[in-house]
SAM riboswitch aptamer (S box leader) from Bacillus gobiensis, 104 nucleotides, folded computationally.

């Protein structure tokens, strides 16, 4: 990098550094941000994919030392397709991206 597969409404923040634009691209929207955003490091948390322990009626449940992964909004909302509705909208599936684990 590309291919399968599974989730993707729930959860979790302090400090140090650092000094502008930041939410993946691309348009609209809507939001954070000099009361310091966005990103790096420490620590600290959450979750349980993946290893590992353990119970188990074998279906599955608990732990959370290990390898990842997150920790402001539903992946921040739309976009495409289809369903509803009188409108604003609201559903359901896809693209698109994210992570895990496998595989070339």
């Nucleotide at each position: 990098u590309u291919c399968u597969u599974a989730u993707c409404a729930a959860g979790a923040g302090a400090g140090a550094c650092g000094g502008a634009g930041g939410g993946a691209c691309u348009u609209g929207g809507c939001c954070c941000u000099a009361u310091g955003a966005u990103g790096u490091c420490u620590c600290a948390g959450c979750a349980a994919c993946c290893a590992g322990u353990c119970u188990g009626u074998c279906a599955a449940g608990a732990c959370a030392c290990g390898g990842u992964g997150c920790u402001a909004a539903u992946u921040c909302c739309a976009a495409a397709a289809g369903g509803u509705a009188u409108c604003c909208g609201c559903c359901u599936u896809a693209a698109a991206g994210a992570u895990a684990a496998g595989a070339a």
The model forms 97% of the base pairs in the Rfam consensus.